[in-house]
Context: one part of a larger RNA
Molecule: large-subunit ribosomal RNA, domain I
Organism: Deltaproteobacteria bacterium
RNA sequence: GGCGCACGGUGGAUGCCUAGGCGCUGGGAGGCGAGGAAGGACGUGGACAGCUGCGAUAAGCCCCGGGGAGCCGCUAACAGGCAUAGAUCCGGGGACCUCCGAAUCGGGAAACCGGCGCGGGGUAAUGCCCGCGCACCCGCCGCCGAAUCCAUAGGCGGCGCGGAGCGAACGCGGUGAACUGAACCAUCUCAGUAGCCGCAGGAACAGAAAGCAAAGCCGCGAUUCCCCUAGUAGCGGCGAGCGAACGGGGAACAGCCCAAACCGAGCUUAUGCAAGCCCGCAGGCGUUGUAGGCUCGGGGUCGUGGGGGCCUCCGGGGACGCUGCGGAUUCCCCAGGAAGUUACAAAGCGGCCGGGUAGGCGAAGGGUCUGGAAAGGCCCGCCAGAGAAGGUAACAGCCCUGUAGACGAAACCCGGUCGCCUUCCGAGGAUUCCCCAAGUACCGCAGGACACGUGCAAUCCGGCGGGAAUUCGGGAGGACCAUCUCCCAAGGCUAAAUACUACCCAGCGACCGAUAGUGAACAAGUACCGUGAGGGAAAGGUGAAAAGAACCCCUGUUAGGGGAGUGAAAUAGUACCUGAAACCGUGCGUCU
Numbered sequence: 001g002g003c004g005c006a007c008g009g010u011g012g013a014u015g016c017c018u019a020g021g022c023g024c025u026g027g028g029a030g031g032c033g034a035g036g037a038a039g040g041a042c043g044u045g046g047a048c049a050g051c052u053g054c055g056a057u058a059a060g061c062c063c064c065g066g067g068g069a070g071c072c073g074c075u076a077a078c079a080g081g082c083a084u085a086g087a088u089c090c091g092g093g094g095a096c097c098u099c100c101g102a103a104u105c106g107g108g109a110a111a112c113c114g115g116c117g118c119g120g121g122g123u124a125a126u127g128c129c130c131g132c133g134c135a136c137c138c139g140c141c142g143c144c145g146a147a148u149c150c151a152u153a154g155g156c157g158g159c160g161c162g163g164a165g166c167g168a169a170c171g172c173g174g175u176g177a178a179c180u181g182a183a184c185c186a187u188c189u190c191a192g193u194a195g196c197c198g199c200a201g202g203a204a205c206a207g208a209a210a211g212c213a214a215a216g217c218c219g220c221g222a223u224u225c226c227c228c229u230a231g232u233a234g235c236g237g238c239g240a241g242c243g244a245a246c247g248g249g250g251a252a253c254a255g256c257c258c259a260a261a262c263c264g265a266g267c268u269u270a271u272g273c274a275a276g277c278c279c280g281c282a283g284g285c286g287u288u289g290u291a292g293g294c295u296c297g298g299g300g301u302c303g304u305g306g307g308g309g310c311c312u313c314c315g316g317g318g319a320c321g322c323u324g325c326g327g328a329u330u331c332c333c334c335a336g337g338a339a340g341u342u343a344c345a346a347a348g349c350g351g352c353c354g355g356g357u358a359g360g361c362g363a364a365g366g367g368u369c370u371g372g373a374a375a376g377g378c379c380c381g382c383c384a385g386a387g388a389a390g391g392u393a394a395c396a397g398c399c400c401u402g403u404a405g406a407c408g409a410a411a412c413c414c415g416g417u418c419g420c421c422u423u424c425c426g427a428g429g430a431u432u433c434c435c436c437a438a439g440u441a442c443c444g445c446a447g448g449a450c451a452c453g454u455g456c457a458a459u460c461c462g463g464c465g466g467g468a469a470u471u472c473g474g475g476a477g478g479a480c481c482a483u484c485u486c487c488c489a490a491g492g493c494u495a496a497a498u499a500c501u502a503c504c505c506a507g508c509g510a511c512c513g514a515u516a517g518u519g520a521a522c523a524a525g526u527a528c529c530g531u532g533a534g535g536g537a538a539a540g541g542u543g544a545a546a547a548g549a550a551c552c553c554c555u556g557u558u559a560g561g562g563g564a565g566u567g568a569a570a571u572a573g574u575a576c577c578u579g580a581a582a583c584c585g586u587g588c589g590u591c592u
Stems, first nucleotide, its partner, number of pairs: 001591009015577001016541002020512002022509007029501002031166002039100003042055003046078001050074002061094006070082003105114003115134007136163002138160007170201001171199005181188001185237001211220002224251005234242002255493003262298010276285002278327006303471001305436004310429004315334005336425005348420010359407001361405001365380005381398002383387001389401003442466004447461003452478001473488005528535002548576001551563004
């Protein structure tokens, strides 16, 4: 020195564990914000570096409710306090809430600087301190008010739980790539994807046929979503590839309101003095009437075309406007009927019921043996609408927390129902006349969307140019025409079935178990890196219980160690469960 064995050191694998994650199901909630959010800065404790909580009233203040013996967070000790006159703690409501931040008095290199007005404190006075107000836009109201007479623009003031900013995904819209694929590449594809922007809602969008279908006989009946139709019909440098619909089966179901005709009122412009004032008769009136415009109210909403106007019939009472009588019309009240807060008009208030935000009740076990410890073994019992689970010194239905089950709210929130309340309400007939959404439909040119790449290219959309009709009208049925059929565009609203999950509650897993599972089980988006955008770790485990080693000794030593003591165990001693290997030693054996 090699090898072997044994015993150590180092190291932190492995096993076991879980405080944390991951995925999903059901339910809730689906927003917060000028009443100042989200997110921060700085403070705040007797003493406090960090986290948490809170805000100058600062680990907190008040009220109401729950709860019932301890409490002053993580966090031990010290100091000092609180609490059965009910603290700490939990829930509901309120108060306070520095500074920054949409940040909004002005500025600004966020958490700072500088003002003005009114009121207050302080000073001899200024400086200083405190409170309130002072951004912009929009809407409504009032006043003032140009060029320019009216007017308009504009200005000033008041009012507004009007706007702004933030937010995980889902939604609608605007804009819109490239890598890639085509084994190259340009049309094409990726893809209307990603990205960026705008705007919402708890969902959004869509939605009540100018729709499908069928082909001369029928049929369906808003939208959305799923399954099929079907990788079909088609589209396609007919390459790569893209890719329907009709129809069928399901989920869920709901239908409505305007514009116009016509009537009335107000304002206004023109005209203008027996035309007119609902009709008949008599009287009376006359800035009335007629025509146009604007605003408001009534009316009206459809495709077997609808509506208006016209004619006929229709509960009770009252008023009817130039007057009297009769009639008509309109309005009001009663009676009768219907409906309603998600569209179809619209606000609440109250009672009751249910749910949520604290909680409370809740059955049944002892002995003995081993052991440090009984929940284990043995013996004998019991409960069970409860033998889910977790904890307790080892493996507990009956020890604790719970579980099944059945209860509970002063306050606040949500839902349901009833009432108050609110709203609405005749029918038929004829068809002369009036209305039925215009720079629209449609056409041309060049585009886009439709599965459809210009194609025989219908349909839908918008750019430029041209430019209709009003029911004897108009659109569609995949060029176009005829026939036939279906349907009424150029205004609007509309639950549910569908999508998503930042957040809350309950639960589940042939999901992970500390190099895994989130980047993060721990002071983690921390330390650290970067000018910055940004990047981004490592790091869990004594023991049942600190019982965390009094006292003595070695030593320069608060390092380390040896005794003693605790403990079941100290080779469990805080560098702490187990403690593999590499690597480093010591002893013994053997070989050279």